[in-house]
Molecule: c-di-GMP-I riboswitch aptamer
Organism: Inhella proteolytica
RNA sequence: UGGGCACACCCGCGCGAAAGCCGGGGUCGCAAAGCUUCCGGUCUACCGCGGCGCAAGCCGCCACGACAGCGGGGCCGCCGCC
Numbered sequence: 001u002g003g004g005c006a007c008a009c010c011c012g013c014g015c016g017a018a019a020g021c022c023g024g025g026g027u028c029g030c031a032a033a034g035c036u037u038c039c040g041g042u043c044u045a046c047c048g049c050g051g052c053g054c055a056a057g058c059c060g061c062c063a064c065g066a067c068a069g070c071g072g073g074g075c076c077g078c079c080g081c082c
Stems, first nucleotide, its partner, number of pairs: 004030002009025004014021002028069001034075003038072003041067003048061005
């Protein structure tokens, strides 16, 4: 310097039990805010287990779920200067 991504928020007869994801818009920010769950952390709790209850349900525990814009690790990587 050319660019890149896209927080919140909005839209969707979208996906999902949820966390969250996808598409479009939008830009708080990011020199890896590119990819990847190997480690830690955080989030949700369908199913399952336990408890209470006549029941409907409620409470607790639990990832096989999720977050790469929580940190670490791995892989790839633009421009400029020396």